[in-house]
Context: one part of a larger RNA
RNA sequence: UGACGGGGGCCCGCACAAGCAGUGGAGUAUGUGGUUUAAUUCGAAGCAACGCGAAGAACCUUACCAGGUCUUGACAUCCUACUAACGAGAUAGAGAUAUGUUAGGUGCCCUUCGGGGAAAGUAGAGACAGGUGGUGCAUGGUUGUCGUCAGCUCGUGUCGUGAGAUGUUGGGUUAAGUCCCGCAACGAGCGCAACCCUUAUUGCCAGUUACUACGCAAGAGGACUCUGGCGAGACUGCCGUUGACAAAACGGAGGAAGGUGGGGAUGACGUCAAAUCAUCAUGCCCUUUAUGACCUGGGCUACACACGUACUACAAUGGCGUUUAACAAAGAGAAGCAAGACCGCGAGGUGGAGCAAAACUCAAAAACAACGUCUCAGUUCAGAUUGCAGGCUGCAACUCGCCUGCAUGAAGUCGGAAUUGCUAGUAAUCGCGGAUCAGCAUGCCGCGGUGAAUACGUUCCCGGGCCUUGCACA
Numbered sequence: 001u002g003a004c005g006g007g008g009g010c011c012c013g014c015a016c017a018a019g020c021a022g023u024g025g026a027g028u029a030u031g032u033g034g035u036u037u038a039a040u041u042c043g044a045a046g047c048a049a050c051g052c053g054a055a056g057a058a059c060c061u062u063a064c065c066a067g068g069u070c071u072u073g074a075c076a077u078c079c080u081a082c083u084a085a086c087g088a089g090a091u092a093g094a095g096a097u098a099u100g101u102u103a104g105g106u107g108c109c110c111u112u113c114g115g116g117g118a119a120a121g122u123a124g125a126g127a128c129a130g131g132u133g134g135u136g137c138a139u140g141g142u143u144g145u146c147g148u149c150a151g152c153u154c155g156u157g158u159c160g161u162g163a164g165a166u167g168u169u170g171g172g173u174u175a176a177g178u179c180c181c182g183c184a185a186c187g188a189g190c191g192c193a194a195c196c197c198u199u200a201u202u203g204c205c206a207g208u209u210a211c212u213a214c215g216c217a218a219g220a221g222g223a224c225u226c227u228g229g230c231g232a233g234a235c236u237g238c239c240g241u242u243g244a245c246a247a248a249a250c251g252g253a254g255g256a257a258g259g260u261g262g263g264g265a266u267g268a269c270g271u272c273a274a275a276u277c278a279u280c281a282u283g284c285c286c287u288u289u290a291u292g293a294c295c296u297g298g299g300c301u302a303c304a305c306a307c308g309u310a311c312u313a314c315a316a317u318g319g320c321g322u323u324u325a326a327c328a329a330a331g332a333g334a335a336g337c338a339a340g341a342c343c344g345c346g347a348g349g350u351g352g353a354g355c356a357a358a359a360c361u362c363a364a365a366a367a368c369a370a371c372g373u374c375u376c377a378g379u380u381c382a383g384a385u386u387g388c389a390g391g392c393u394g395c396a397a398c399u400c401g402c403c404u405g406c407a408u409g410a411a412g413u414c415g416g417a418a419u420u421g422c423u424a425g426u427a428a429u430c431g432c433g434g435a436u437c438a439g440c441a442u443g444c445c446g447c448g449g450u451g452a453a454u455a456c457g458u459u460c461c462c463g464g465g466c467c468u469u470g471c472a473c474a
Base pairs, nucleotide, nucleotide: 001474002473004470005469007468008467009466010465011464012463013462015458016457019422020421021420022419023418026312027311028310029309030308031307032306033305034303035302042053043052064298065297066296067295068294069293070292073128077127078126079124080123081122082121083120086104087102088101090099091098092097108117109116110115130287131286133285134284135283139281140280141276142275143274144272146270151190152189153188154187155186156185157166158165159164170181171180172179196264197263198262199261201232202231203230204229205228206227207226211221212220214219235258238252239251240250241249242248314415318374319373320372321371322370323369331362332361333360336355337354341350342349343348381412386407387406388405389404390403391402392401428450429449430448431447432446433445434444
C1' cells in the first nucleotide's frame, strides 16, 4: 500500500421488511448428472454450467458407433501426357462405386490453318493437401462476471531516507469522484451526466395505397385519424420555506409531461491463469493406406434413479354450450402469403381471385360481455396414458415428426424443510407475431389487451461504495 475481521461509523441495492404471484408435492416438456450402450459425439460446472453453444438431431446436419470402400486424396497450387466439356439410359451392388453402351452434343480467344491459349475432365509422379486430433495454463479475437457499481489514474508541485502520501481526505449535497465550500495543492484524462434511438404533447410542411366535413359511385378535399420530415417544449426556468449569502432539499403554480418524465443502446482501470483451439484465426506437439475422405445402417431420442428450468392442472373469481356479439399492436409473404366458393365432424383437400404489399393475404385476436347449464363430487374438474381410424410434410415418419376424430380417463383436492421473481402500465393474467424451418416450439425474441397489492422503516440476512481501526496474510 492492499486484502481480511462473527471491529467501528456513514450510505446504497426487491438485500431485508410490507405485499402479490410462484418454485419445492402431481403429470408432461426440456437440459444436466448418473447408469447403460457398439456408440449413447464434444463443450459449458457456485453466484456467472444445467429450455446453455443448438434461431429448431428422421436422412442430411454429425463431429460418435458398426460394416463396406479410397490413398496426391472430398478441397487448393505447381509439372507431364491425352481428351472438348457436358448429358442420357443399361447391368451388379445397401449405397459409395464398378462395368460397358452412346451416334444427344463438337463450344470460347488467337492463327502463318501446322497449331497455340483459356476453362474443364481423365491418367501419372511427387512437393503437398486434410484433421470438429491435443494444449483456452503458449495466444489473437470475442464473451461472461463484479456492475451501469462510482470509481480508476496521470502531469507538475509539496511532504517522506524509502516503499509511498497528498490531490481523491474534511463539512454539506447528489442517482453519481454530481455539485458547492474549505484545504499544499493546482490542473488534466478514462469513467458519471449530456450528445443517439424510442415513447408521451404540440406547431409547420408534405401527403397515397391511409382519412372523409360533400357524394350512390366517380370525383373532390387537405379539416379529422394516420404516416414522416423539420421545429417547439422541461431548464429546479418561476414563487415560497429551509440551508452557510453556497450547492441543494421540500412545498406550490403553470403545464401533455417536473425535478436524470418512462424505456433502450452505451459497461472505466481491473478481477476470476473465468469461458471459447468445436464460429474463426493461430504457435507448438501429434497423425499421414489414417486421428484424413466417401457410403449404408444405427446413435446423439437409451432409463432403477437425482437435480435445474418451464408448461398444464388440482376448479365455481370456474368448466361447458350459444351469440354471427365487440375492441389491438407489432410483424411476415414469390420455390411465398393465399381470399371468396365447394367437399370433409375435423386435421385437411379441390381450386386459384388478389398481392413483391399503408393496397392483397396470413388474420380468428383472446381474455372480456350477455344468456343458459353444472352445484362442490376425483365431478360436465383435470387431462397423462393407451387402442382404432385418418390428415400433412418429406426419397423415406419402425427405431424417431406434427396434427385430427372416436374411445380410454392416470396422478393431482394448492404442495415439508427450504427457496425465487416483482415497486406501475410493473407483478399477475390473456391472446397475437417472428427467426430457425420441407415438417416439427410448453423454448427464445418481440407485440399489444385487462390490470393490482405493498413499502412503517434500515435492527437483522446477502452484495456493494467511502472513511477509520486491528494485524495470523501478500
Molecule: small-subunit ribosomal RNA, 3' major domain
Organism: uncultured bacterium